The RNA shown here (transfer RNA) has 74 nucleotides and comes from a Candidatus Woesearchaeota archaeon. Rfam family: tRNA. It is annotated as a transfer RNA. The sequence was found in a public genome assembly. NCBI's taxonomy places the organism under Archaea, Nanobdellati, Candidatus Woesearchaeota. Its mean pLDDT, the model's own confidence on a scale to 100, is 82.
[in-house]
C1' cells in the first nucleotide's frame, strides 16, 4: 500500500441477508413487599443506530465516501 471483521442508551446486547414508529438485560429514579437492609416484584427515565453524503414514500438496514479498534497480506 491491498483485504477482512466490528462499531447500537452510561454498560453488554438483539435486530441488518427478507427496508415500515429500536429488542432486552443492566444501570439510575420513584412506588410496593420487609422492623431495616439485600432480594423479589411494578412504574419510569436513558440511544434514532461511529460521522457524513446518496437511494427510497420511507434507512439501523441497500449505495458510496470517511473515522476508529482489532487481524490477514505485502
Nucleotide at each position: 500500500g491491498g483485504g477482512g471483521u466490528u462499531g447500537u442508551g452510561g454498560u453488554c446486547u438483539a435486530g441488518c441477508u427478507u427496508g415500515g414508529u429500536a429488542u432486552g438485560a443492566u444501570u439510575c429514579a420513584c412506588g410496593g413487599u420487609u422492623c431495616g437492609g439485600g432480594g423479589c416484584c411494578g412504574u419510569g427515565a436513558g440511544g434514532u443506530c461511529g460521522g457524513g453524503g446518496g437511494u427510497u414514500c420511507g434507512a439501523a438496514u441497500c449505495c458510496c465516501c470517511u473515522c476508529a479498534a482489532c487481524c490477514c497480506c505485502a